[in-house]
RNA sequence: GCUGAUGUAGCUCAGUUGGCAGAGCAGCUGCCUUGUAAGCAGCAGGUCGAGGGUUCGAGUCCCUCCGUCAGCU
Numbered sequence: 001g002c003u004g005a006u007g008u009a010g011c012u013c014a015g016u017u018g019g020c021a022g023a024g025c026a027g028c029u030g031c032c033u034u035g036u037a038a039g040c041a042g043c044a045g046g047u048c049g050a051g052g053g054u055u056c057g058a059g060u061c062c063c064u065c066c067g068u069c070a071g072c073u
Stems, first nucleotide, its partner, number of pairs: 001072007010025004019056001027043005049065005
């Protein structure tokens, strides 16, 4: 340099045919317990990598760029 994959919560990942962004773990609060853990209930946490385009509407489709990974040279 070329090709492919990937980027969504602190971490691991879903998100179907474009139609109000989610789960588990972690965190916080409460209940339970002599106390801790476990268990139960609840809460908080997101410019969906950046910019632009299409659309009534984009995490999703298109373009450019950036990061990471793999292959080729």
Molecule: transfer RNA
Organism: uncultured Clostridia bacterium